[in-house]
RNA sequence: AGAGUUUGAUCCUGGCUCAGAACGAACGCUGGCGGCGUGGAUCAGGCAUGCAAGUCGAACGAGAAAGGGUAGCAAUACCCGAGUACAGUGGCGAAUGGGUGAGUAACACGUGGGGAACCUGCCUUUAAGUUGGGGAUAACACUCCUAACGGGGUGCUAAUACCGAAUGUGAUUUCCGGGGCGCAUGCUCUGGUAAUUAAGGAUGGCCUCUGCUUGCAAGCUAUCGCUUGAAGAUGGCCCCGCGUCCCAUUAGCUUGUUGGUGAGGUAAAGGCUCACCAAGGCUACGAUGGGUAGCUGGUCUGAGAGGACGGCCAGCCACACUGGGACUGAGACACGGCCCAGACUCCUACGGGAGGCAGCAGUCGAGAGGCUUUGGCAAUGGGGGAAACCCUGACCAAGCGACGCCGCGUGGACGAUGAAGGCCUUCGGGUCGUAAAGUCCUGUCAUGCGGGAAGAAAUAUUGACGUUCGAAUAGGGCGUCAAUUUGACGGUACCGCAAGAGGAAGCUCCGGCUAACUCCGUGCCAGCAGCCGCGGUAAUACGGGGGGAGCAAGCGUUGUUCGGAAUUACUGGGCGUAAAGGGCGUGUAGGCGGCCAAAAUAGUGAGGCGUGAAAUCCUCUGGCUCAACCAGAGAACUGCGUUUCAAACUGUUUGGCUUGAGUACAGGAGAGGAGAGUGGAAUUCCCGGUGUAGCGGUGAAAUGCGUAGAUAUCGGGAGGAACACCAGUGGCGAAGGCGGCUCUCUGGCCUGAUACUGACGCUGAGGCGCGAAAGCUAGGGGAGCGAACGGGAUUAGAUACCCCGGUAGUCCUAGCCGUAAACGGUGGGCACUAGGUGUGGGAGGCAUCGACCCCUCCCGUGCCGCAGCCAACGCAUUAAGUGCCCCGCCUGGGGAGUACGGACGCAAGUUUGAAACUCAAAGGAAUUGACGGGGGCCCGCACAAGCGGUGGAGCAUGUGGUUCAAUUCGACGCAACGCGAAGAACCUUACCGGGGCUUGACAUGCACUUGACAGGUGUGGAAACACACCCUCCCUUCGGGGCAGGUGCACAGGUGCUGCAUGGCUGUCGUCAGCUCGUGUCGUGAGAUUUUGGGUUAAGUCCCGCAACGAGCGCAACCCUUGUCCCUAGUUGCUAUCGGGUCAUGCCGGGCACUCUAUGGAGACUGCUGGUGGUAAGCCAGAGGAAGGUGGGGAUGACGUCAAGUCCUCAUGGCCCUUACGCCCCGGGCUACACACGUGCUACAAUGGCCGACACAAAGGGUCGCAAUACCGCAAGGUGGAGCUAAUCCCAAAAAAGUCGGUCUCAGUUCGGAUUGGAGUCUGCAACUCGACUCCAUGAAGUCGGAAUCGCUAGUAAUCGCGGAUCAGCAGGUCGCGGUGAAUACGUUCCCGGGCCUUGUACACACCGCCCGUCAAGCCACGAAAGUCAGUAGUACCCGAAGUCGCUGGCCCAACCCGCAAGGGGGGGAGGCGCCGAAGGUAAGACCGGCGAUUGGGGCUAAGUCGUAACAAGGUA
Repeated sequence: AGAGUUUGAUCCUGGCUCAGAACGAACGCUGGCGGCGUGGAUCAGGCAUGCAAGUCGAACGAGAAAGGGUAGCAAUACCCGAGUACAGUGGCGAAUGGGUGAGUAACACGUGGGGAACCUGCCUUUAAGUUGGGGAUAACACUCCUAACGGGGUGCUAAUACCGAAUGUGAUUUCCGGGGCGCAUGCUCUGGUAAUUAAGGAUGGCCUCUGCUUGCAAGCUAUCGCUUGAAGAUGGCCCCGCGUCCCAUUAGCUUGUUGGUGAGGUAAAGGCUCACCAAGGCUACGAUGGGUAGCUGGUCUGAGAGGACGGCCAGCCACACUGGGACUGAGACACGGCCCAGACUCCUACGGGAGGCAGCAGUCGAGAGGCUUUGGCAAUGGGGGAAACCCUGACCAAGCGACGCCGCGUGGACGAUGAAGGCCUUCGGGUCGUAAAGUCCUGUCAUGCGGGAAGAAAUAUUGACGUUCGAAUAGGGCGUCAAUUUGACGGUACCGCAAGAGGAAGCUCCGGCUAACUCCGUGCCAGCAGCCGCGGUAAUACGGGGGGAGCAAGCGUUGUUCGGAAUUACUGGGCGUAAAGGGCGUGUAGGCGGCCAAAAUAGUGAGGCGUGAAAUCCUCUGGCUCAACCAGAGAACUGCGUUUCAAACUGUUUGGCUUGAGUACAGGAGAGGAGAGUGGAAUUCCCGGUGUAGCGGUGAAAUGCGUAGAUAUCGGGAGGAACACCAGUGGCGAAGGCGGCUCUCUGGCCUGAUACUGACGCUGAGGCGCGAAAGCUAGGGGAGCGAACGGGAUUAGAUACCCCGGUAGUCCUAGCCGUAAACGGUGGGCACUAGGUGUGGGAGGCAUCGACCCCUCCCGUGCCGCAGCCAACGCAUUAAGUGCCCCGCCUGGGGAGUACGGACGCAAGUUUGAAACUCAAAGGAAUUGACGGGGGCCCGCACAAGCGGUGGAGCAUGUGGUUCAAUUCGACGCAACGCGAAGAACCUUACCGGGGCUUGACAUGCACUUGACAGGUGUGGAAACACACCCUCCCUUCGGGGCAGGUGCACAGGUGCUGCAUGGCUGUCGUCAGCUCGUGUCGUGAGAUUUUGGGUUAAGUCCCGCAACGAGCGCAACCCUUGUCCCUAGUUGCUAUCGGGUCAUGCCGGGCACUCUAUGGAGACUGCUGGUGGUAAGCCAGAGGAAGGUGGGGAUGACGUCAAGUCCUCAUGGCCCUUACGCCCCGGGCUACACACGUGCUACAAUGGCCGACACAAAGGGUCGCAAUACCGCAAGGUGGAGCUAAUCCCAAAAAAGUCGGUCUCAGUUCGGAUUGGAGUCUGCAACUCGACUCCAUGAAGUCGGAAUCGCUAGUAAUCGCGGAUCAGCAGGUCGCGGUGAAUACGUUCCCGGGCCUUGUACACACCGCCCGUCAAGCCACGAAAGUCAGUAGUACCCGAAGUCGCUGGCCCAACCCGCAAGGGGGGGAGGCGCCGAAGGUAAGACCGGCGAUUGGGGCUAAGUCGUAACAAGGUA
C1' cells in the first nucleotide's frame, strides 16, 4: 500500500466482498508448564444458608454461668473463674468503604469561573474558659397481655444522658460612630451601647501549699476529653459561560408560567413556597414532544482528521423490591435505619406478624455465555479505643476458566542399503526423507529428594539517653538508640541433587483474491461457498488418501467495532449525458461584500501566569533470569481562564471617496403584457342558379354521401376559430410563453452624453406571486379538429395503426388545479483567460453632396476553434476553463416517488416522503463485432433473359416411419438422404436365433510338460468341432536350442461407450478477398491508423493521396493439362516422295517430311497504335497473332467459423466387458411394406418408333487376366484357343446420335415398357428368401405434370454413345472419355449469398438475439381492514395512607418561676382539624404496539399460458 466482482474487451461512475487490528466474548476440534491480568454484557428477575459495622469498662449503673479450688459428712459457704460473658444507659462510627447502571438529554457530567448568597463532625493552629446546682430514666426486680413479633403497669438507680442558674474572652442582634476597599447589592477592620448565649468529666502521678495526718482528700500536676470563639485544612452545597446522541413524518410550547413587591422557608441566592400586581417567558442558532443513553479520564481503530465504545482501573452522578415520606445527625431524605402504600415470598393459634444479596461466596431462572458457599487481617487502608486490642467478604492471597497478553518446553548432533510402508508414476522412477531405525549427547519443564527467602516496618513492653511540663531525682508528652514481639500466601518463589529422551502437538487452509497439488470416489447427486463462483464421467473448488502452506498450546468459526471506504469528502467528493440544478421570479431572516484614513481591540497573532487529578499513551532509566507486568523521572494532555503586547487582515465605530449600484436627460428596437375595436383568405353550413351520375376514401377496399340531384361550378348569406406570404439557429419576455391590423393603458431592455446620490450591493432557507397542455366548477360559444364511442377495413385475433362519422374538449368570462423531456437535461452574481466568421439593435470614425463599402466601441444571438477542463462524448469570453460569494440537490439497483402520517385541492390529484424484503449488480461514455422490415457502393447462374429438368407416371436407389427375433451402425437445413458402401446370395457382417470354445481366431514373455505340427482317410454332426487310423521333424558343444502342442501365470481380444477428452483426415462459408504482424503515430484505454479516401481490378489487383513505413499468410504467378510453332528422337506410331506386293489394307523395303508420340524450348507482356483517364493505375478500340487482356480447364482452399463429421478406416486418453460386450460355426436379417420425402432411369412419342444400308472417336483396361480367327446356339452364351506382361495382341464390334433409303400417320398406338407366366444362359460350394442376362408370351401407369423448385453463360446446356474402378457374378449409381452442339444476358428494382464504407442498437451462446405485461403455481416480507388485546405519558374529577408544616389542644406532663403546701404559671405533648400529598378509582381523548376474517399491490422462484409493448426506422420513431 491494495485486491476481487458489471463488459466480448475498455475507461469511468458505483455498490457489494476480502486481506488488517481489536474484544469482559461464545461455539467446534485440540490441549504440557509458568507469570501477569481478567471473568453475569441477558432478567435493576426471584433468592435457601453463612459472613459483609462495629467499638469504647480510661463516660455509667448492674452483673452471671459452666468449670476449678478450699472448708464441710452433707446441705451449703467462700475463693478463683470475673467485675469476665450476655444485655442496658451514654459516646463515636454506622452518610465511609463495597455493589449496580434501572432512571436521567439534565448544570447529570466535562471544562473554566463565581458565592459580596453558604455549611463543614473528627484533624491542625490559636484565644478564653471548664463555676455551682437539680430532676429523671433504662438496665434490674415484681407483675400483666400475646401463638409469635412484641407490649403494658408498679418500684429502685448511675453517668461525659437530661435541665435551670452563674460567668461572657468572644459570638449573634439593636442603636450611635470611625477607617479601608469594591463591578452594584455591599464587604472588611474598629470604638461605644443594650439584649441573648457555654461547659463533663475520665485516667495516671505527687504531697510544694491546706486539712485529717499511715496514707488519702481538697489541692497540685500530666494526659485525654468538654465549652465559646478566631483561623486553617478537608469535605460538601448553590450559581454561571461553553461543550454534550437521533427524529421536523414532533412547530409551536408555557399560568408558578415570566417579572415585580412583600412574607415564609433553607446552611445559603432563588417562584423554592405563598399573597397581591403586571403580561410576560421560550422557539427554526430547533422550543415542545418522541426515541435512545449514566457522564468523564480514557479504550479500540485510524497516517491524521475522524469514527465507534465507556467492561477492568480512577473521578463524578444516580439507584438500593416498586412508589411516597420524613426522623436522627456535622453530614442522609440513609443498600445491610424508620413510617405508609403496592407487588411478591415466608410464618401463623387466622387475631396478626416477618423479609428485601444492584455487599462476598452461593442457588434457581432465562440465556450462546462468565468462577470458590476458600484462607487471612501478615501487608495497605478504614471504624472504635489512651492503649493492648476488637471489627473489616474493603483489602491481601489462594482456587476455578487457554478468556486475554507474555515467556518456556515437547529435545540436540551425526546418520543413505536414501530401509520398510504409504502415495504418485511417463513404470525409468519420484516423494514422505535425515525423516525413522541406529550411534553419541544434553537435561529446560514436569517427577522425586533436600535446602529455603524477600515481603516486617511500625505499634507495644522493657532499658538507656536527650528535651519539655512540673515543686519534683513521681509521672507524663515529644524524640533517639537497643532488645523482645508479628507471615494468610507457604515449605511457595528460588537454589541444589537424582534419574531418564523418557510424560508433553494440534488446528486451519491448498480455484482466484491468497502462501500451498496430485490420486481416487461422486456425477447439477451428495455437497462447498467471504465475493467471483464450483459439481451434469477425466472436479487442484464436493468427500477421502498422499503431499504441501500457514499459525502454534493453540487453531478455526460466529458476532461486534474501526480500518481499507476520498462510500457523508473539515482535512478530502460531486450535480450537461453516470445519483444529483429548485419550472420561473420577487423578496424576509441569514451568509458574503468596493476605495482611503483614523480610533478601539471582539476575532486573529505572540509572550507570561493559573489550570488541564492520578492512572493511561510516549521517551529515558530501573525492578522481577527475559517479556508481559511493575516502579521512578520527564514529556505530553493539541483545552479553558487570565494578563501584557501587536494592529496587517476580518468585524465594530467615526470621517471621507466614486469605480459597484441607482436617479435624472436625449435617442432607439421589439410576436413583452392587458383591454377595446377591426380586416381579408380558407373550411363548414344555409339559400338560389348551372349541371349529371357518381363523389369520397385507400396499399387495395368498404362503411359514408348522392337521382328526394351529391361531387364539380357561379352568386348571396350565416357563424366560429386561426392569422398564409413577410418569417430569418430574426426579435421580446424571469420562466411558462408571445405572430393579421388599429387605438388606449403598461412592464422591461439597449445606446449616448452630462449631472446627481454615495456601497444604497450579491445571493436568498421559509414566505408571496407567476406558471404549457390536460383536467375541474359556473355561465356562454361551438366553424374546423377531435379523447370516449359507433361503423368499415386489416388481422390468427386487432378493444390499435388506415378509413367514414363523432361527444366531451379545444374558444370566451370568472374561479380552481400547480404539474411537464417546465430541457441548454447546464441555479444566480462578479472578475479574469488566443482568436476567426455570421446575424439583430445602437453609437462613433474615415469619407462625401449623400447613401453604401471599410474601421472602432457597447449590448444581444449563432457557428468554428487554441489553451485549459472532461471517464469519454464534448465544453471552450453565452465555459462544462480559472477564482470568489450565496442558494438548491445527490450518496448502489429494485421495492418506490409507493405505504403511513401531515399540508394543499371540489375532485382528479399534488407536495413532503420511508421501511421490511430482495439483487451483485444497476449505470455513463466510448471500442470491436454481429444484426436491422437503416443508407451508399460492388460482386456471384443471385434475379432477370433463355435452354433443359424435378414436383404428376412406372421402375431403380437412399432416407424417414412402421414392422420384426433381427430388420447392425453412422450421416439430419444449405453442408444427411445413388451419403460411409468403388458393388450385403454365403463371406462381407458389426444385427438376430441356435450350436460350440475359454491363454483364447491374433502378439510377446516366463515356468513346467510333451514331440512333432501340418497333411490324408474314416465315423458322428447342420457346421464348428470331437474321436479313430495312416503319415510325420531340424540343429547340437549332449547342457540344451529352434519349431510346434498341452498346462499355468502375465496378458490377448472388444465395429462396447465417450468425435462434448483427442490426433489425423474431411465438409462448409469460399477461389469469397480477405486475415494478420513489426516499428512508428494517435488514444488514459479497449483500440485506431496502416487496411479509410479518389480511381481501378476477377482480386487488400494496381495507381494516386494520406502519420504512416514495411512485412507475412491469402490473390496473382510459379505446377499439370489443352490450344500454335520449333529443336531433338523415330518403335510397337506415321507413310508424303522412291521401290515391291495385294481384290484390298503401311502389307513389305525404305523413309522420319507430315500426323502422332514425349522430352526440351518459343510464344502473350496491355508489348505496339489511337482514344480516354490526372502526364497514373487502368479502361475502350485497333493492328499483328494459333491464342489478347487471369486464352480454356485443373491442382492449389489464408486467419478462422460451425464443441460441423468421423472412437465403425487408422491412431489414442479415460471408462466398461473378461467361460463374455471376446472367438468359431450354421441358418436368418441388413432385400420387410399401409405410407412420406430426396436422388435418378425410362417414358408419354413423328425433331419420333421400327427395319435396312453407310461413316467418323477419344480415353481406358488386360496373365488368378483380356481373349482373336473358327464352329454351335434365335439369343444370353458355349466349344476352342492364335496372340498379348501390350503405341505391337485382345476387350473392340457395328461407337452412338448422325447420313441415306423404307415403313408407321397421331392412336394409349409399330408410343411406353412396368408387371406377370414360361423356357433358358452365366457366375458361384450355393441364385428359395435374394443375382445379372437371353428368348417367347404378357403389355400396367403414363397423352408433358398443382403449389413449389433445380441446373446451366460455350465447345457450356442439351443430346449421343464408349471406357474404368469396385467385382466370382451383379451399375439405371459413380469416376472418366470423346461425338453432335445451341439459346440468352436489357439490366441490378426485387429474392438468395457475399465483400467494403457508413448509421442505429438495451444484441455479444451476437435477431433462431434481447425483452415487457396480465394470468396460473409456490414461498416471503409489507400496507389497508370490522374489530380485539396490551403498553406509555398526560388532563379533569373522586378518594386520600404515611408525613412535614399550620391551627387547635377542655386530655396529659419530673426539671424552670411563684408558692410552706395544695395549686398555679411558663413551656411541651397526645389527640383533633386544615393545606399539600403516593398508590387507587372514574371519565374523555392522545400516542405507540400485538393479533385480525378479508383485501391490496410488491419481491423471489431452470425449462407453465396469452400475446409482442421496448431495443434496428423494432416494422405506427
Small-subunit ribosomal RNA from a metagenome, 1517 nucleotides, folded computationally. The coordinates come from a structure-prediction model, not an experiment, and the mean pLDDT is 86. Its Rfam family is "Bacterial small subunit ribosomal RNA".